Transfer RNA from a Chloroflexota bacterium, 73 nucleotides, folded computationally. Its Rfam family is "tRNA". It is annotated as a transfer RNA. Its mean pLDDT, the model's own confidence on a scale to 100, is 80.
RNA sequence: GUGGCCAUAGCUCAAUCGGUAGAGCAUCGGACUGUGGCUCCGAGGGUUGCGGGUUCGAGACCCGCUGGCCACC
Numbered sequence: 001g002u003g004g005c006c007a008u009a010g011c012u013c014a015a016u017c018g019g020u021a022g023a024g025c026a027u028c029g030g031a032c033u034g035u036g037g038c039u040c041c042g043a044g045g046g047u048u049g050c051g052g053g054u055u056c057g058a059g060a061c062c063c064g065c066u067g068g069c070c071a072c073c
Base pairs, nucleotide, nucleotide: 001072002071003070004069005068006067007066010025011024012023013022019056027043028042029041030040031039049065050064051063052062053061
C1' cells in the first nucleotide's frame, strides 16, 4: 500500500426482513443475618466509536474518518 473482520451500559455480550436498545456480572438501595458472605426483591446507568447520506423511521443499509485484529504485498 491492498483486501477482510470488529467498535452497543463500568466489563462480557444480545437485539429477526430497518419499527424507536436488553441480559449477565459489577455498582447503589432494601429483605435475610449477631456482623459479613450467599440467596431474594428493586433501582440507577446508553448521543449504539466519530461525521454525513438513504428512509415516515437506522444499532442493522450506503459513503468517509478514527482505533483494534487478521491476511497479502